């Protein structure tokens, strides 16, 4: 270096409740813990979602990084 354990210290937090926000998908905080070895970071390529204006059916703004894939980073670490 590979290799992810019924191992050690830690980290993370689904659904649900609450409470602020946001037109909306969603977001923050506290409870909860389904899970997770990149469930750290990034909307670049895919994918799915979103309100109101316009347009006239695709384009622009936007969520989702816990959908994949790409980048850049990164903690322990046993047996073989």
């Nucleotide at each position: 270096c590979c290799a992810g354990a019924c191992a050690a210290a830690g980290c993370u937090a689904a659904a649900c409740c609450u409470u602020c926000u946001g037109u909306g998908a969603g977001g923050a905080a506290g409870g909860g813990g389904c899970g997770g070895a990149a469930a750290g970071c990034u909307a670049c390529g895919g994918a799915u979602c979103u309100a109101a204006g316009g347009u006239g059916u695709u384009u622009a703004a936007g969520a989702u990084g816990g959908c994949c894939g790409g980048g850049c980073u990164g903690c322990c670490a046993a047996a073989g």